[in-house]
RNA sequence: AGAGUUUGAUCCUGGCUCAGAUUGAACGCUGGCGGCAUGCCUUACACAUGCAAGUCGAACGGCAGCGGGGACUUCGGUCCGCCGGCGAGUGGCGAACGGGUGAGUAAAGUAUCGGAACGUACCUUUCAGUGGGGGAUAACGUAGCGAAAGUUACGCUAAUACCGCAUAUUCUGUGAGCAGGAAAGCAGGGGAUCGCAAGACCUUGCGCUGAUUGAGCGGCCGAUAUCAGAUUAGCUAGUUGGUGGGGUAAAGGCCUACCAAGGCGACGAUCUGUAGCGGGUCUGAGAGGAUGAUCCGCCACACUGGGACUGAGACACGGCCCAGACUCCUACGGGAGGCAGCAGUGGGGAAUAUUGGACAAUGGGGGCAACCCUGAUCCAGCAAUGCCGCGUGUGUGAAGAAGGCCUGCGGGUUGUAAAGCACUUUUAGCGAUGAGGAAGGGUGAGUGUCGAAUAGGCAUUCACUUUGACGUUAGUCGCAGAAAAAGCACCGGCUAACUCUGUGCCAGCAGCCGCGGUAAUACAGAGGGUGCAAGCGUUAAUCGGAAUGACUGGGCGUAAAGGGUGCGUAGGUGGCCUAUUAAGUUAGUUGUGAAAUCCCCGGGCUUAACCUGGGAACUGCAAUUGAUACUGGUAAGCUAGAGUUUGGAAGAGGAUAGUGGAAUUUCCGGUGUAGCGGUGAAAUGCGUAGAUAUCGGAAGGAACACCAGUGGCGAAGGCGACUAUCUGGCCCAAAACUGACACUGAGGCACGAAAGCGUGGGUAGCGAACAGGAUUAGAUACCCUGGUAGUCCACGCCGUAAACGAUGAGAACUAGAUGAAGGAUAGGUUAAACCUAUUUUGUAUCGAAGCUAACGCGUUAAGUUCUCCGCCUGGGGAGUACGGUCGCAAGAUUAAAACUCAAAGAAAUUGACGGGGACCCGCACAAGCGGUGGAGCAUGUGGUUUAAUUCGAUGCAACGCGAAGAACCUUACCUACCCUUGACAUGUAUAGAAGUCUGAAGAGAUUUGGACGUGCCCGCAAGGGAGCUAUAACACAGGUGCUGCAUGGCUGUCGUCAGCUCGUGUCGUGAGAUGUUGGGUUAAGUCCCGUAACGAGCGCAACCCUUGUCCUUAGUUGCCAACACGUAAAGGUGGGAACUCUAAGGAGACUGCCGGUGAUAAACCGGAGGAAGGUGGGGAUGACGUCAAGUCCUCAUGGCCCUUAUGGGUAGGGCUACACACGUGCUACAAUGGGCGUUACAGAGGGAAGCGAAGCCGCGAGGUGGAGCGAAUCUCACAAAGGCGUUCGUAGUCCGGAUUGAAGUCUGGAACUCGACUUCAUGAAGUCGGAAUCGCUAGUAAUCGCGGAUCAGCAUGCCGCGGUGAAUACGUUCUCGGGUCUUGUACACACCGCCCGUCACACCAUGGGAGUGGAUGGUACCAGAAGUAGGUAGGUUAACCGCAAGGGGGCCGCUUACCACGGUAUAGUUCAUGACUGGGGUGAAGUCGUAACAAGGUAGCCGUAGGGGAACCUGCGGCUGGAUCACCUCCUU
Repeated sequence: AGAGUUUGAUCCUGGCUCAGAUUGAACGCUGGCGGCAUGCCUUACACAUGCAAGUCGAACGGCAGCGGGGACUUCGGUCCGCCGGCGAGUGGCGAACGGGUGAGUAAAGUAUCGGAACGUACCUUUCAGUGGGGGAUAACGUAGCGAAAGUUACGCUAAUACCGCAUAUUCUGUGAGCAGGAAAGCAGGGGAUCGCAAGACCUUGCGCUGAUUGAGCGGCCGAUAUCAGAUUAGCUAGUUGGUGGGGUAAAGGCCUACCAAGGCGACGAUCUGUAGCGGGUCUGAGAGGAUGAUCCGCCACACUGGGACUGAGACACGGCCCAGACUCCUACGGGAGGCAGCAGUGGGGAAUAUUGGACAAUGGGGGCAACCCUGAUCCAGCAAUGCCGCGUGUGUGAAGAAGGCCUGCGGGUUGUAAAGCACUUUUAGCGAUGAGGAAGGGUGAGUGUCGAAUAGGCAUUCACUUUGACGUUAGUCGCAGAAAAAGCACCGGCUAACUCUGUGCCAGCAGCCGCGGUAAUACAGAGGGUGCAAGCGUUAAUCGGAAUGACUGGGCGUAAAGGGUGCGUAGGUGGCCUAUUAAGUUAGUUGUGAAAUCCCCGGGCUUAACCUGGGAACUGCAAUUGAUACUGGUAAGCUAGAGUUUGGAAGAGGAUAGUGGAAUUUCCGGUGUAGCGGUGAAAUGCGUAGAUAUCGGAAGGAACACCAGUGGCGAAGGCGACUAUCUGGCCCAAAACUGACACUGAGGCACGAAAGCGUGGGUAGCGAACAGGAUUAGAUACCCUGGUAGUCCACGCCGUAAACGAUGAGAACUAGAUGAAGGAUAGGUUAAACCUAUUUUGUAUCGAAGCUAACGCGUUAAGUUCUCCGCCUGGGGAGUACGGUCGCAAGAUUAAAACUCAAAGAAAUUGACGGGGACCCGCACAAGCGGUGGAGCAUGUGGUUUAAUUCGAUGCAACGCGAAGAACCUUACCUACCCUUGACAUGUAUAGAAGUCUGAAGAGAUUUGGACGUGCCCGCAAGGGAGCUAUAACACAGGUGCUGCAUGGCUGUCGUCAGCUCGUGUCGUGAGAUGUUGGGUUAAGUCCCGUAACGAGCGCAACCCUUGUCCUUAGUUGCCAACACGUAAAGGUGGGAACUCUAAGGAGACUGCCGGUGAUAAACCGGAGGAAGGUGGGGAUGACGUCAAGUCCUCAUGGCCCUUAUGGGUAGGGCUACACACGUGCUACAAUGGGCGUUACAGAGGGAAGCGAAGCCGCGAGGUGGAGCGAAUCUCACAAAGGCGUUCGUAGUCCGGAUUGAAGUCUGGAACUCGACUUCAUGAAGUCGGAAUCGCUAGUAAUCGCGGAUCAGCAUGCCGCGGUGAAUACGUUCUCGGGUCUUGUACACACCGCCCGUCACACCAUGGGAGUGGAUGGUACCAGAAGUAGGUAGGUUAACCGCAAGGGGGCCGCUUACCACGGUAUAGUUCAUGACUGGGGUGAAGUCGUAACAAGGUAGCCGUAGGGGAACCUGCGGCUGGAUCACCUCCUU
């Protein structure tokens, strides 16, 4: 510090996700040791049990219990508080600390800094005092009540308990005279004096009382800061202030009476929700963000609510009273309790420890002290919860062991790893030893000091003695032995680390992207590897990355985002100069900012964590002293901003009134007759009752042609005939005046298209709704005919639009060019008109710098800056719900959440596509010729059938296709019968040569016999070898089984279309572009020209074959002109090499020549010559690629599957089935023909298990025959159409030949299923074929026959060959296909694309909802426990007064006020739930349509209104974020 993820790719915007650090954590797997920390985050839920606050006998009466002593004794005991002590009690101090928790609390708290009107036990300073009396009461005793808790009555008694009296201040009150107001003793010691004694007295110590000082602590007040919500905007009656009074320790509405009417609030009052606050902690570069465990400070609370008492202090965690809930005891009458102390229990929960030890230390309470108490604390226990440290061994060791895994079978890897050898011993284990934490206390002896003192107290010294929970401590030494000690996660990318097996969209994984549908580095296992390590992962949470709320540090034309427009309030900001002030600002000083923490430097534990000393820091707040540039305040001025006055100018600026003509419609009248109207075509409609048309007249409403212009005006919406009146603003010129008067503008106010609403008018045209007619599968639409609201006017609402420049307002600065509009000035011009230049205002186009993601913007900024306002923060849900405000309504405005997705989006790029455009080509259309589709048959396919009808091919590009030939075989299918190392290959062993002949059974495969027979090579022989056969066992064979979507190879197709790319350069952030576009031209990216491109490659063309002309060479089997021989005829023969021909090699054609066109080019047109002319004809040749196109059944091949079968053999059957549908063909329907007779002319091929001549036989198929020929020689082999005759006469025929019967021929082992052909007989359909559709542009179509492959036999198919031999092409509008450029795009699997809404089903969250239930605060009222205060008729009463009666005072009771719980009513707020219901979201391949994206087939969208199953349609107004064409305008050249 970044990375992944939107796309085919790019750039941007933007969200989601990851890598880091952290935690009081939890869960999973695993687990050796030690140190230091930490440990109920949830139910402030309920709690059994034990402990957590006591102590003092030196305050007191005493003596229940224990120990001792004494006295008495009947020896059983009894008595004596006498001593040590001490239960219970009186009394004192403490219990208000310490410990826990975070419910409440948004201020009554907390933090920081200040303040004045206070209190304070113990401690401390100083002063003074401590005199003298009194009456009670617990305990105890007696007697009751009660289950208990407890309680009552009577009686006794003490005090440092209680109450007077005296005295008293620098105390309190005060009217300044005065008045009021205290105490307590206890312990130790004792010289003198007194006293019978007790003691007095003195003294020491501890107490006590009144005042006082300080410290610490506490109470109170203020300023500032302190979470979220405005869908909480107004709140407040003790409320704000004053006066009097009360109250408090103390100021104060703290309380009360009266008076005034204030106080708070947009700088957020009130209300609601949430929350203890801080030091700090985590994170971060910081600023910030999050947090508030442990430790420290403050606050609040103690079962819930209320209350006071006591006290220095409480409204009191382990106190009291009352009310409530809960639990427990009960004899049912009544009582008891409060772990948010330490342990512990239940419950809750993902989750958090021992019912431990000790007061040894530190601290606290009490005490004179010793001591006692102390779950504070110190320790131990449990937990890897965290941090830190250590260990699990070290060295050597290659036979690179075994085993595992992988393998290309060679090996590689695990891996020096192990074993082995040599060492070491931390830690754990065993044994021994052993600090520090201990200071004090006691006893004894001294010293100093107070004291009269040798008491005693205080301080101190010495000696002795004593105190350790932890603790089997830390540490140290010894012993033994590598011994007891490694796991977890991950390995597709991000992200370090790869292979095999299993699985087969299953099981599963997943943080995001995404893996898994038979070859998964992504699942599971294994081997290996990577990372961390006594831990490792996961989950949760916080910060970071996130500049993703932007102060540091973002944006708003199109991505989310400028308010519809103006005026203006608060607020914010504000020109020049001078003086002053010192609020902001700034410098110094002082105080404070607790400690701990963080940081730095040291120190102590072996180190570290940890502990500790010092420093720095705590960025803050306050006080104070200075400074005065800037900002602010105050005062005085200035004129550059702003405004006012004067004179001109333009304008659809606004309002009102009036006027005008053209047109539509209607009405009246005339003329006139059959149609009009409307459309793509029609119909509805109007018209013989006279329309349309036309002329004249009249009525009425609405809108204002031309001018008219990216012209003008206005803030925007918007404004268009003319005239008048009223009125707003802008501009120009020149002077004068005011003197900052300014800019912006939350709220607020005003204006605000269209539609819509209300009331009343008006209504010509147009026209939602509606009706009818069309269109259509439907047509609630588009089109047509009508037509109501509305459109118009007046008044009043509404307040929204794509209200757009999708661009807030103001100011300043920063090149220009050009146009048109309004002024002014100057020049030209006699003047006018006009022209030129300058300047200014508004406006439009292009454009430099700059900016921008790009597109683009560019002095009218989207550039560079300043001021103010508005708005945005992923998509959907949703501008929706609820609530509020506004509205008559429609609705507007403000405006969420749950849930869901990993994207949504902007700009640009390359393609593809368009019922977009331009250009071009093709038998693409057109022009023609002939077909198919109808018939019969052949053949293939689908379907059906079947035991099987084997399999594949399926739009063009499957269907006479694989198959160039299924009777058996083929054959893969079915049935039946057989074989199991196999029909075939290699290897091993044994035997035998091989082989030949032959019998039986069986459908055959096969099974079982017999006979013959021994070879070749080496070797003397034995034996061995090669080849073959048989047998046996195992490796293996075999598979037309699956996957063409795992593949190779081959092929089809676009398409023989003209395209497809690269290098370098240049342009662009980039994808990419350029080149390859443009102007011409071509069959062609063919060539030329131009050109930021220059070149090149694969394609095109050419080179190749064939054909057309000629030449050369060569003449057999081919040829025969001349010469000769010869035949009935015949190159038959001699011979010839001229010709044809054969087959080798050459020539020839190149736009080469001429003319024209073109730009002088390329090229085109015409012509000449030529056998051939512009590629001469035909063929072979198929670029980059597309279709997961076809083929695993040609072959090859990965993987999977079968292995007595999915392999192999045999026989028979099937592939040939047949209601039907389709494709491709053949033959026809006839006279351009059929039949018969006669007669010509080819080419290219084939031939040895072959072609087969002549001759003979048969009507014929054919038979016989066998010459010749491996073929320019022989043969298949007669070509047919044609020619010449003749017949038929338009008919189901002398057309047509299907079908059927009979008889045959041939092939073959065999023609039944199931061959071809022949003869005779039979003689279907069919009379030229609907919609539709195919081929063909010249030796072509059409027509005629011939040959070949396959093949025993079997073509109407296929592949070839020649014969005869046309018609037509104006042309490119349309159909189909293709190419180039351009344009739009929401497509990229690329239009067979994408995609919208209703409906149906499932699930999810949510709104409404008659209501229902809960919580909560408010208001009004009722009620009123305990308590306090006031009052008081009643009752009662020790201290004081009084002789007494009685009084004073107290208590009880009653009552009043306040008040908790509770209750009633009411209006809210909030949560949950609710029949039913609304929309929303998500789902697998559901239904209906096709709204949007291309001109999306009616351009789309916005607002509004109506309508409709639904997307939507229509009206009105608006926008371009509309394609195309034309026009206009402008710019560039």

The prediction has a mean pLDDT of 85. Predicted 3D model of a 1533-nucleotide RNA (small-subunit ribosomal RNA) from an uncultured bacterium.